[in-house]
RNA sequence: CCUCGAUAAGGGCAAACCGGUCGCAAGGCCGGGACGCAAAGCCAUGGGUCUCGUUCGAGAUCGCCAGGCUGCCGAA
Numbered sequence: 001c002c003u004c005g006a007u008a009a010g011g012g013c014a015a016a017c018c019g020g021u022c023g024c025a026a027g028g029c030c031g032g033g034a035c036g037c038a039a040a041g042c043c044a045u046g047g048g049u050c051u052c053g054u055u056c057g058a059g060a061u062c063g064c065c066a067g068g069c070u071g072c073c074g075a076a
Stems, first nucleotide, its partner, number of pairs: 004074002012037002017032006035063001041069003045066003048061006
């Protein structure tokens, strides 16, 4: 350095639900809260699913799958 991921160390994120707020909606954001996660960090590139309109488009979801980029630590 590359794989890999431990009853290691230091930590990190935050589902459902509740309150507020934005949005036609899917859903997003803030606060509380923890189901879990070794990338549950980022990217909408390919699928899937969802929403709006109905020709075809526009949007959402990265904690659905795959792919790409980046990152902490260092046992076997």
Molecule: c-di-GMP-I riboswitch aptamer
Organism: Planctomycetota bacterium